This is a predicted structure of a 122-nucleotide RNA (SAM riboswitch aptamer (S box leader)) from Jiulongibacter sp. Its Rfam family is "SAM riboswitch aptamer (S box leader)". Its family is annotated with regulation of gene expression in the Gene Ontology. It was read from a public genome assembly, where an Rfam model found it. Taxonomically the source falls in Jiulongibacter (Bacteria, Bacteroidota, Cytophagia, Cytophagales). The model forms 97% of the base pairs in the Rfam consensus. Its mean pLDDT, the model's own confidence on a scale to 100, is 81.
């Protein structure tokens, strides 16, 4: 690094160092940042994957729940939003003599790419 599973709308800050960018990538937005942000580091804190328990039920070679808190994980915004499919919303908008196709915008909802994190493999 590749692969498979899983989760990803909850939770969770101080001090010191650092010095100008930052929030994966690319656009566009928004947003944090000299009132010092990213990033390092000391300490707390979430969580509860991996693991532990002469825990508890149960359909009993196993699953569910609880409890711990070793090992990783995180501790601004939904993985900050959106992009790509479907699906809805609007007495929208274009379109046209009218209407139809068809386009464009917007709501909300799933889905799929990516991307993070475990866990196991190679």
């Nucleotide at each position: 690094g590749a692969u498979u599973u899983a989760u990803a709308a909850a939770g969770a800050c101080g001090a010191g160092g650092g010095g100008a960018g930052a929030g994966a990538a690319u656009a566009g937005g928004c947003u944090c940042a000299a009132c010092g942000a990213a990033c390092c580091c000391c300490g707390g804190g979430c969580a509860a994957c991996c693991u532990a328990c002469a825990g508890a039920a149960u359909a009993u070679c196993a699953u569910u729940c609880g409890u711990a808190a070793g090992g990783u994980g995180c501790c601004a915004a939904u993985a900050c939003c959106u992009a790509c499919c479907c699906a809805c919303u609007a007495u929208g908008c274009c379109g046209c003599c009218a209407a139809a196709a068809g386009g464009c915008u917007u709501u909300u909802g799933g889905g799929a790419c990516u991307u993070a994190u475990a866990a196991a493999c190679c």